Background:
Predicted 3D model of a 348-nucleotide part of an RNA (small-subunit ribosomal RNA, central domain) from a metagenome. The coordinates come from a structure-prediction model, not an experiment, and the mean pLDDT is 90. Rfam family: Bacterial small subunit ribosomal RNA. RNAcentral holds the full RNA, with entries from SILVA.
Context: one part of a larger RNA
RNA sequence: CUGGGCAUAAAGAGUUCGUAGGCGGUUCUGUAAGUCGGAUGUGAAAUCCCUCAGCUCACCUGAGGAACUGCAUUCGAUACUACAGAGCUGGGGUCCCUGAGGGGAAAGCGGAAUUCCAGGUGUAGCGGUGAAAUGCGUAGAUAUCUGGGAGAAGGCCAAUGGCGAAGGCAGCUUUCUGGUAGGUGACCGACGCUGAGGAACGAAAGCCAGGGGAGCGAACGGGAUUAGAUACCCCGGUAGUCCUGGCCGUAAACGGUGAGCACUUGAUGAUGGGGGACUGAACCCUCGUUGUCGUAGCUAAUGCGUUAAGUGCUCCGCCUGGGUAGUACGAUCUCAAGGUUGAAACUC
Numbered sequence: 001c002u003g004g005g006c007a008u009a010a011a012g013a014g015u016u017c018g019u020a021g022g023c024g025g026u027u028c029u030g031u032a033a034g035u036c037g038g039a040u041g042u043g044a045a046a047u048c049c050c051u052c053a054g055c056u057c058a059c060c061u062g063a064g065g066a067a068c069u070g071c072a073u074u075c076g077a078u079a080c081u082a083c084a085g086a087g088c089u090g091g092g093g094u095c096c097c098u099g100a101g102g103g104g105a106a107a108g109c110g111g112a113a114u115u116c117c118a119g120g121u122g123u124a125g126c127g128g129u130g131a132a133a134u135g136c137g138u139a140g141a142u143a144u145c146u147g148g149g150a151g152a153a154g155g156c157c158a159a160u161g162g163c164g165a166a167g168g169c170a171g172c173u174u175u176c177u178g179g180u181a182g183g184u185g186a187c188c189g190a191c192g193c194u195g196a197g198g199a200a201c202g203a204a205a206g207c208c209a210g211g212g213g214a215g216c217g218a219a220c221g222g223g224a225u226u227a228g229a230u231a232c233c234c235c236g237g238u239a240g241u242c243c244u245g246g247c248c249g250u251a252a253a254c255g256g257u258g259a260g261c262a263c264u265u266g267a268u269g270a271u272g273g274g275g276g277a278c279u280g281a282a283c284c285c286u287c288g289u290u291g292u293c294g295u296a297g298c299u300a301a302u303g304c305g306u307u308a309a310g311u312g313c314u315c316c317g318c319c320u321g322g323g324u325a326g327u328a329c330g331a332u333c334u335c336a337a338g339g340u341u342g343a344a345a346c347u348c
Base pairs, nucleotide, nucleotide: 003320004319005318006317007302008301012316014201015200016199017198021194022193023192025088026087027086028085029084030083031082033081034080035077036076037075038074039073040072041071042070049065050064051063052062053061054060091191092188093187094186095185096183097182098181099180103177104176105175106174107173108172109171114150115149116148117147118146119145120144121143125136126135162169163168206247207246208245209244210243211242215241216240220236221235222234223233258315259314260313261312262311263310266293267292268291269290270289271288272287273286274285275284276283297304298303321348322347323346330341331340332339333338
């Protein structure tokens, strides 16, 4: 010496499923591979170490011993691990009852607003801004009323609230469908956890094909502002935004906090269930989820604090000074855009 770390300093993969692998509850029996002990053989000599001895000492040399932490064979031990067999029910799962929900997919329906079209009323302005102008309007606009069409988005409820693995999900109804919580018993009997590769899902933008196109609106045109104004403001406006099918595979994909299990004072809200006390909303207990504040503890501090960033265990991913650079080259994926993987010279 046999690392230290990952909320904010470099560092948790966007998420889930899952192969190999790693790890794995409880009891008994067996085996004895790992493990532990004994014996035998071997482990060349020199070297190192110890005790002596020889050169006047030392260096050096010689003798003896120890050691050579290993390997093989053999005889034993059986706590732990492993393997085999037989069980168990606490982990996990199945059935049953009850429940909440913007979880997902499809179809249908409705209202407000906007815009367009047609018609009526009506007349000179409207619109827009800091102020204006471009723009629209006597070919009758704006305003207002009636009728009709279109597309997109879902006011109030609405929350610090709910659901989902994440992305994400909100008008109403129906159909199909996933997950999940609580309750009580029965059943299976470790069937579990994690997860390299892999697979699936994955906002927005973008791409391909076909539709659709009201409003908004990259690009673009015009008007202003300004020294200039490739902007901010205004008038227009194409792609896009919407739908169907197929790609892309990235985000400050954030809780900037991987997943699982166990343990460790509390207080107070919300939300979904259950039980009890007198029957009830009130009071108490309990399970799940979601907040706030805080004990111990942790932290460089901020803060975290039973939803841990506390105390431990298992498995995976990742980091190792800044720039160069998420670039180059190569490989691979993609229709493309580009994605994934991912350096160095040089420099500080």